[in-house]
């Protein structure tokens, strides 16, 4: 100087005018009330108003209601180990495995010696295994012979060493062994139990020649968690109609001697019975339910920021300091000047300015981001 790594901040600013949303203060008019106020309506003024991801709605928890003796199925989620936390599937640190020269980076990292699936294309064979090429032995036939044997075809065996396919094919290396081979038998490696130690890992000893592709984000097995449902949760206040119920008055029939009472609830009209039609079935007060619509829930907090002090470190403690959005047909906007950035232009100048918009909170992950700023490392080449 170059090319990487890894980790923090930032996320356009200033003024001007006109909105919009909440809190407080001021003032004038009303209304209530004995008074302090209190409530409506107007005006003026001051503060506060998106984000690092407000996003996806994946986790995890507060809070709410429902449910619940206790434990089990189903059915999810996780799966080396300690440790943080309110909790996690999240983070820290250690351990294994992979990738890079490196500084990092990335692993759903328990079980295929429990049982089913499944494994394209080449290949003899991809799982109750198998015998294409090849090696060997033994029979038979034939050619040659120096008469020992070779070579060639066939036949029935042996045999996982060697070559072929394939991502993968019954563990690796050496020695013995055998006809040729083979954990056949040894010795070191791998493996599988068993013990000692041991946070995981490794570590050390015995022991058995030794399960036998590969795949569990494929059923499945083991093992730990998990009650459901979500602020449209949930709690109050509480019209108009319609219906519920209660008490009085009132209707009709029908019984008794009359006043009146006591029973019935459908009763009256169409001459009477059936069956149709029509009319009436009412009024007042008073409860309780639930609808509009209105309040709280609602933002103060596992809060922020600073320093100390433990701790590798996630994080813990203490002190001191700050108040930082609360709407609900749902505000945080438009609109001008200047400046900053890019980009095009010779200039004047003109254009663009990332992702993207709270909704009960809170802790993570994940996903989207133009452009600036900051720190720690590495690799390589150059010079002292």
């Nucleotide at each position: 100087c170059g090319a990487g790594c890894g980790g923090g901040c930032u996320g356009g600013g200033c003024g001007g005018u006109c909105g919009c949303u909440g809190a407080g203060g001021g003032u004038a008019g009303g209304u209530g009330g004995c008074g302090a106020c209190a409530c409506c309506u107007g005006c003026c003024g001051u503060c506060g108003g998106a984000g690092g991801a407000a996003a996806g709605u994946c986790c995890g928890g507060g809070c709410u209601c429902c449910a619940c003796a206790g434990a089990g199925c189903a059915g999810g989620a996780u799966g080396c180990c300690a440790g943080g936390u309110a909790a996690c599937g999240c983070c820290u640190g250690g351990g294994g495995g992979g990738c890079g020269u490196g500084a990092g980076c990335c692993c759903a990292c328990g079980g295929a010696a429990a049982g089913u699936g499944c494994c394209a294309c080449a290949g003899a064979a991809a799982a109750u295994a198998u015998a294409c090429c090849g090696c060997c032995c033994c029979g038979c036939c034939g050619g040659c012979u120096u008469c020992g044997g070779u070579c060639g075809g066939u036949g029935a065996g042996g045999u996982a060493a060697g070559g072929g396919u394939g991502a993968a094919a019954u563990g690796g290396u050496g020695c013995g062994g055998u006809a040729a081979g083979a954990g056949c038998g040894c010795a070191c490696c791998g493996c599988g139990c068993c013990g000692a130690c041991c946070a995981a890992c490794a570590u050390c000893g015995g022991u058995g020649g030794c399960a036998g592709g590969g795949u569990a984000a494929a059923c499945c097995c083991c093992a730990u968690c998990c009650g459901g449902a979500g602020c449209a949760a949930g709690a109050c206040c509480a019209a108009a109609u319609a219906g519920g119920g209660a008490a009085g008055c009132g209707u009709g029939c029908u019984g008794c001697u009359u006043c009146g009472c006591a029973g019935c609830a459908g009763g009256c009209g169409u001459g009477g019975c059936u069956c149709g039609c029509g009319c009436c079935a009412g009024c007042u007060u008073c409860c309780g339910g639930g609808u509009a619509g209105g309040u709280c829930g609602c933002u103060a907090c596992a809060g922020g920021c600073a320093c100390a002090u433990g701790g590798u470190g996630a994080c813990a403690u203490g002190u001191g300091u700050c108040g930082c959005a609360g709407a609900u047909g749902a505000a945080u906007g438009a609109u001008c000047g200047c400046c900053a950035c890019u980009g095009c232009g010779c200039a004047a100048g003109c254009a663009g300015c990332a992702c993207a918009g709270a909704a009960c909170c809170c802790g993570g992950c994940u996903u989207a981001c133009a452009g600036g700023c900051c720190c720690g490392c590495u690799c390589g080449c150059c010079c002292u």
About this RNA
This is a predicted structure of a 384-nucleotide RNA (Bacterial RNase P class A) from a Gammaproteobacteria bacterium. The RNAcentral record of the sequence draws on ENA. It is recorded under the gene name rnpB. The organism belongs to Gammaproteobacteria, within Bacteria. The coordinates come from a structure-prediction model, not an experiment, and the mean pLDDT is 76.